[in-house]
Context: one part of a larger RNA
RNA sequence: GCAUUGCUAAGGAACUCGGCAAAAUGACCCCGUAACUUCGGGAGAAGGGGUGCCCUAUGUGAAGGUAGGGUUGCAGUGAAGAGGCCCAAGCGACUGUUUAGCAAAAACACAGGUCUCUGCGAAGCCGAAAGGCGAGGUAUAGGGGCUGACGCCUGCCCGGUGCUGGAAGGUUAAGGGGAGGGGUUAGAUGAAGAGUCGAAGCUCUGAACCGAAGCCCCAGUGAACGGCGGCCGUAACUAUAACGGUCCUAAGGUAGCGAAAUUCCUUGUCGGGUAAGUUCCGACCCGCACGAAUGGCGUAACGACUUGGGCGCUGUCUUAGUGAUGCACCCG
Repeated sequence: GCAUUGCUAAGGAACUCGGCAAAAUGACCCCGUAACUUCGGGAGAAGGGGUGCCCUAUGUGAAGGUAGGGUUGCAGUGAAGAGGCCCAAGCGACUGUUUAGCAAAAACACAGGUCUCUGCGAAGCCGAAAGGCGAGGUAUAGGGGCUGACGCCUGCCCGGUGCUGGAAGGUUAAGGGGAGGGGUUAGAUGAAGAGUCGAAGCUCUGAACCGAAGCCCCAGUGAACGGCGGCCGUAACUAUAACGGUCCUAAGGUAGCGAAAUUCCUUGUCGGGUAAGUUCCGACCCGCACGAAUGGCGUAACGACUUGGGCGCUGUCUUAGUGAUGCACCCG
């Protein structure tokens, strides 16, 4: 010096990003316990009192007890004892799960909700196949997606994309079809092994026409992917605009919430708390850029979660004291 550990005057969070760390609480008995609540809870709420030994009284079958008085403060055992509490808010309902080795969470999961596929040799999945899982299950079952207890709810848009249904018309492959065309040459013509023509066969090519699904097309569908406007004017102070006009759209954001885990401007403004508050709580609404199962808003209980405040408590810190250049308190 480092690690671990004990005590400390006065103050008591002034420390600090933050009470990080430490201190404090702690067992048992009794009294007594609020808001809120899903009536279970919240609760060990909170907050108080008591506890050893001796004597007396009382009580009992005997005890446990009850009341009064007196008295002491030291040690041991063992690996080891033993909640700090309250208020308010955010997120997630909850118990669970997770980044083995920087993250335990508001992330994942979850019961519950909903959509969708699947009639059984099921759908889906693994496999080249055989075969297997699903399941020795059968739609109160199984697979997939989203949401995530519970309560109140979940608006408008089907134009685009997806999915489902439709089949009149358009388009459309292989295939069918074979009009027509080319090559070849027995032969014909010709003075000619030139040239021209050229049957059958073989061969190359090939138009019309007939050809499904799909696409186009017509509908439906949002707890499918998604989307949910602009400008101008208007009331007898002003301001504002219930009201009107106009343009665009598939339709122009409903309820609820709102400077929010979302608000740039912003430390918005007002109120509360403090002597003093970029945080916090309650409001307002001008929502840069909330919004309804990529769920909206609430919610008792729960949380080694996050934020703000308070009581208690302290070496976190301040002042004072000791101490001084390797000296210096205790323990290991």
Molecule: large-subunit ribosomal RNA, domain IV
Organism: hot springs metagenome